[in-house]
Context: one part of a larger RNA
RNA sequence: GGAUGAACGCUGGCGGCGUGCCUAACACAUGCAAGUCGAACGAAGCAUGACCCUUGAGGCCUUUGGGCGGAAGGGGCCAUGACUUAGUGGCGGACGGGUGAGUAACGCGUGGGUAACCUGCCCUAUACUGGGGGAUAACAGCUAGAAAUGGCUGCUAAUACCGCAUGAGCGCACAGUCCCGCAUGGGACAGUGCGGAAAACUCCGGUGGUAUAGGAUGGACCCGCGUCCGAUCAGCUGGUUGGUGGGGUAACGGCCCACCAAGGCGACGAUCGGUAGCCGACCUGAGAGGGUGACCGGCCACGUUGGGACUGAGACACAGCCCAAACUCCUACGGGAGGCAGCAGUGGGGGAUAUUGCACAAUGGGGGGAACCCUGAUGCAGCGACGCCGCGUGAGUGAAGGAGUACUCCGGUAUGUAAAGCUCUAUCAGCAGGGAAGAACAAAGACGGUACCUGACCAAGAAGCCCCGGCUAACUACGUGCCAGCAGCCGCGGUAAUACGUAGGGGGCGAGCGUUAUCC
Numbered sequence: 001g002g003a004u005g006a007a008c009g010c011u012g013g014c015g016g017c018g019u020g021c022c023u024a025a026c027a028c029a030u031g032c033a034a035g036u037c038g039a040a041c042g043a044a045g046c047a048u049g050a051c052c053c054u055u056g057a058g059g060c061c062u063u064u065g066g067g068c069g070g071a072a073g074g075g076g077c078c079a080u081g082a083c084u085u086a087g088u089g090g091c092g093g094a095c096g097g098g099u100g101a102g103u104a105a106c107g108c109g110u111g112g113g114u115a116a117c118c119u120g121c122c123c124u125a126u127a128c129u130g131g132g133g134g135a136u137a138a139c140a141g142c143u144a145g146a147a148a149u150g151g152c153u154g155c156u157a158a159u160a161c162c163g164c165a166u167g168a169g170c171g172c173a174c175a176g177u178c179c180c181g182c183a184u185g186g187g188a189c190a191g192u193g194c195g196g197a198a199a200a201c202u203c204c205g206g207u208g209g210u211a212u213a214g215g216a217u218g219g220a221c222c223c224g225c226g227u228c229c230g231a232u233c234a235g236c237u238g239g240u241u242g243g244u245g246g247g248g249u250a251a252c253g254g255c256c257c258a259c260c261a262a263g264g265c266g267a268c269g270a271u272c273g274g275u276a277g278c279c280g281a282c283c284u285g286a287g288a289g290g291g292u293g294a295c296c297g298g299c300c301a302c303g304u305u306g307g308g309a310c311u312g313a314g315a316c317a318c319a320g321c322c323c324a325a326a327c328u329c330c331u332a333c334g335g336g337a338g339g340c341a342g343c344a345g346u347g348g349g350g351g352a353u354a355u356u357g358c359a360c361a362a363u364g365g366g367g368g369g370a371a372c373c374c375u376g377a378u379g380c381a382g383c384g385a386c387g388c389c390g391c392g393u394g395a396g397u398g399a400a401g402g403a404g405u406a407c408u409c410c411g412g413u414a415u416g417u418a419a420a421g422c423u424c425u426a427u428c429a430g431c432a433g434g435g436a437a438g439a440a441c442a443a444a445g446a447c448g449g450u451a452c453c454u455g456a457c458c459a460a461g462a463a464g465c466c467c468c469g470g471c472u473a474a475c476u477a478c479g480u481g482c483c484a485g486c487a488g489c490c491g492c493g494g495u496a497a498u499a500c501g502u503a504g505g506g507g508g509c510g511a512g513c514g515u516u517a518u519c520c
Stems, first nucleotide, its partner, number of pairs: 001520004006516005013391006019384002021349001026347003030344003035091003040088002043085003046081004051076004059068003098302003107227008117219002122215008130164001132162002139154006170195005176189005200207002228274003235265003240262008277299004281292004304325005327338004355381001357380003363377001364375004394424004404415004428461001431455004438447001464509005469490003475504005485492002
């Protein structure tokens, strides 16, 4: 000099764009953050309409016994309505959002490999979509419990579940021909045996379901190289290293197991200990380097702590399940409930870090054929000079060089064209009127009566901070007297201190200026 997620002191007008718990991965009140589909299904309810039953006002007829006709009301049943819902079922809750605890590791970066792999939704192609069955929630009845939550009996549906049929170029086994490869092997063709699938809905336009092959996307695994400090850590290792056979997995593999062999790693730093998420990038520097890993993007890991699996195309699953532990809460003491490192917000810790805001209008995501619903992702607004950038606090003229103040050799000098005065201007703020784009598509704009435009109006509402001995731009007076104090280094202060304190003056930067901390 540059830089910062900064903090502190003094000061503080406006706007744009960014950015804001670096500490206790400490504990959390409250609200919201993942739902959706009635075009898969039964049921219940609601609305409308038709029909039936009941009741039967006013009215008409009447021989006063009654008859005709029939409003409002009640009940039943049927139909219609993609009207609503708790439940079954489907898809999604593995994304999005948070944090950096752990991890020195194939975790990350980079370059390869899989003759060792999986892939829902999406795209392409081929073939199929036949025929049956048994349940179960909801519901009803009974019943346990304070609650959370259940239990028993009975009924019912499906795109829920289970057989059967059919089935190939699919899988397995056996044997074959040809081609190819770096071993295990791979590809093409064709044979026999065995095995193995489906679901329908419809407004008739479609939308689905099953199998196989390919694509796309996403993921899994393996390898080369690189990736902090300590040798005051020198030896480490028993599933350890390899083999055979098996189990397991989507798949290779001591991943796991039985047996066999005795290996494997290490001064090219094993092992142990400490520290740490890694990278694109960011800061600095002429570069080489050095430092950092906030925001934004990619990968990883985690979700109170530890362990486990279930479901599923995908998890060993932040707002799923089970067990254990600590903590908190409810309880009728028998037993239960919970997990903000989601968005706000609270306590605590700290030098220190924001609103319990608005909207799904846009972009994107989930569900749905769609309308639409959900979305603290996101878009916006609020707060903070925390940072960067822009603008303003006026412009011109104005010498009797006014007054005041400071100094003075008492003549004057400085503040100083500075002020006043005169003439203008109107950015910003304030007032009034108009008023968007952002919406490709009929409608739909949170932001927002915002940005922006126009008009009127007034110099009014808007300047401070640090420094002045040398380094280093900027000097005098008074006070103090090795005191009080200053200080980044050298050093100032003991009676004329340009170094302390105050004043006048001056220098620097300016809505900031200094200090502290950290990095180059």
Predicted 3D model of a 520-nucleotide part of an RNA (small-subunit ribosomal RNA, 5' domain) from an uncultured bacterium. The coordinates come from a structure-prediction model, not an experiment, and the mean pLDDT is 85.